[in-house]
RNA sequence: GCCCCGGUAGCUCAGCAGGCAGAGCGCGGGCCUUGUAAGCCCGUGGUCCCGGGUUCGAAUCCCGGCCGGGGCU
Repeated sequence: GCCCCGGUAGCUCAGCAGGCAGAGCGCGGGCCUUGUAAGCCCGUGGUCCCGGGUUCGAAUCCCGGCCGGGGCU
C1' cells in the first nucleotide's frame, strides 16, 4: 500500500431482503430471608464510530474518513 471482518445501552452481543432500536449481564426499587447470597416481580437504560449521499423514510444501501482484528505484498 491492497483485501476481508468488526464498531449498536456501563459490559458481551443480536437486529443489516430500508418502516417503533432489542436481549443477557449490570444498576435502582420491591417480594422472599433472622440477615446476606440465590430466586421472583417492577423499573433503568442509546449522538446505532464520524461526515456526506440516496430515499417519503437509513443502525440497515452508496461514498469518504477514524479506530480495532486478520490476511497478502
This is a predicted structure of a 73-nucleotide RNA (transfer RNA) from a Thermoprotei archaeon. Taxonomically the source falls in Thermoprotei (Archaea, Thermoproteati, Thermoproteota). The sequence is in RNAcentral, with records from ENA and MGnify. It matches the Rfam family "tRNA". Rfam classes the family as a transfer RNA. Its family is annotated with triplet codon-amino acid adaptor activity in the Gene Ontology.